[in-house]
Context: one part of a larger RNA
């Protein structure tokens, strides 16, 4: 100087407390451990691994296993030789396919000095080489997590100390903040904080199409439907607006704090992006790049099938429930973000339905996907039920070469556990929790996951003694 203390002082955080809703019990989904297996590919492992890499494992993906094959190779460059096209479509033989052999059709490269001469393409050969999701994240780059959006981490000069170092950065106040003020052997500065950026909330202005419709006219069973309008909504460009600016009080006449006015908004207005010096030899050689090591008729490459989907069990994360604040039937409004031409599909008809058939509009503020909870009416009356929907039998639909291993959905039947969950444990402070649906990426098909969007919309916070984490000062130490 640090680190540590079941030392001290001060301060902060959904850290506790006060509340609300969960998890832990059940069934299922999903990830992991374990076990099994020919293989169940690999990685991630306290917080900070476990709905994680994976924003989609039927084939492919795929890295794993079994079997069948290839050896200058599936891919790149160079050399030599041959062909003149290559390619596309189909048929036949063998085969699981890759592939090997035969055959038909189509198109028949560009330049040209008309010479396979130049270039390109394909095939064959030779070796230089290729190739490796093999190994080492404790050789690395890059990227990322974490402490933590915590308020810290440092430097120059000066001063003090033999020196390691100290000072500044400590102290008195204050702040979300090393934020600001005052004091001080310090004076300044840098990286952080804040602000500058995006977005939401208010107003004005510009512009009105595909959006809008107040007033005027037309038309309809009805609808901005039409003429028209530029007010309103909205869209998307610009500008303004909030600064402790004003008033009162407290304070040291400071910084600041408390209250008030005005205001759409008030003291950082809400949210986001933004992550200092460093820590964990944290994670990643399987995104990529890369040193070393290793394989080279295989640890490389192609194919078929299987596996990653197994199942005495254990754990994590979720979904659905256990019901009457509910279930069912009927009726019935109101969003936002987004997506759409290999696509989204109106409308009509068929089907109980998943869906099918016909057909229309839309490369989209134009057409379309397209709401639910809520509300109203009726019924059920506390039951393992008209709760719950697992499981299983049967029948279908769709995607796709192909749903057996192993897809999703629909219908009929079946109707399991479950009556609110032990010890323990998690999230959340406001348009938040809770609850309701919607969209998107991935995607042929397949979400209870992920990322977004809006609808309805609470309770509680006395307080900081205690638990956890963090910051500042101080103290002890046989630790570095």
């Nucleotide at each position: 100087u640090g680190a540590c203390g079941g030392g001290g002082a001060c301060c902060c955080g959904c850290a506790c407390a006060a509340g609300c809703g969960g998890u832990g019990g059940a069934g299922c989904a999903u990830g992991u451990g374990g076990u099994u297996u020919a293989a169940u590919u690999c990685g991630a492992u306290g917080c900070a691994a476990c709905g994680c890499g994976a924003a989609a494992a039927a084939c492919c993906u795929u890295a794993c296993c079994a079997c069948c094959u290839c050896u200058u190779a599936a891919c790149a460059u160079c050399c030599c030789g041959a062909u003149u096209u290559c390619g596309g479509a189909g048929c036949c033989u063998a085969g699981a396919a890759g592939u090997a052999g035969g055959u038909u059709c189509u198109u028949u490269c560009a330049g040209u000095u008309c010479g396979g001469c130049u270039g390109g393409a394909u095939c064959g050969g030779u070796g230089a080489u290729a190739g490796g999701u093999g190994u080492u994240g404790c050789a690395u780059g890059g990227c990322u997590g974490u402490c933590g959006u915590c308020a810290g981490c440092u430097c120059g000069u000066g001063u003090c100390g033999u020196g390691a170092g100290a000072u500044g950065u400590u102290g008195g106040g204050u702040u979300a903040a090393g934020u600001c003020c005052c004091g001080c052997a310090a004076c300044g500065a840098g990286c952080g904080c804040a602000a500058c950026c995006c977005u939401c909330a208010c107003u004005c202005u510009u512009a009105g199409u595909u959006a809008c419709c107040a007033g005027c006219g037309a038309g309809u069973a009805a609808u901005g439907u039409c003429g028209g309008g530029a007010a309103c909504u909205c869209u998307a460009g610009g500008a303004g607006a909030a600064c402790u600016g004003c008033c009162g009080g407290u304070g040291a006449u400071a910084a600041a704090c408390c209250g008030g006015a005005g205001g759409a908004a008030g003291g950082u207005g809400g949210g986001g992006a933004u992550g200092a010096c460093g820590u964990c030899a944290a994670g990643u050689c399987a995104u990529c790049a890369u040193g070393g090591c290793c394989c080279u008729u295989a640890c490389g490459a192609g194919g078929u099938g299987g596996g990653c989907u197994a199942c005495a069990c254990a754990c994590g994360u979720g979904c659905u429930a256990c019901a009457a604040u509910g279930g069912c039937g009927g009726u019935g409004a109101c969003a936002a973000u987004g997506g759409g031409u290999u696509g989204c599909u109106a409308u009509g008809c068929c089907g109980c339905a998943a869906g099918g058939c016909a057909a229309u509009g839309c490369u989209a503020a134009u057409c379309u996907c397209a709401a639910a909870a809520a509300g109203c009416c009726g019924u059920c009356u506390c039951a393992g039920u008209u709760c719950a929907g697992a499981u299983u039998g049967g029948g279908g639909u769709c995607u796709g070469c192909a749903a057996c291993u192993c897809g999703a959905c629909c219908c009929c039947a079946u109707g399991a556990a479950g009556u609110c969950g032990g010890a323990a444990u998690c999230g959340c402070u406001a348009g938040u929790a809770a609850u309701c649906g919607u969209g998107g990426a991935u995607c042929a098909g397949c979400a209870u996951g992920c990322c977004a969007c809006g609808g309805u919309g609470a309770a509680u916070a006395c307080g900081u003694u205690c638990c956890c984490g963090g910051g500042u000062c101080u103290u002890g130490u046989a630790c570095a």
Description: The prediction has a mean pLDDT of 83. Small-subunit ribosomal RNA, 3' major domain from a metagenome, 480 nucleotides, folded computationally. The RNAcentral record of the full RNA draws on SILVA.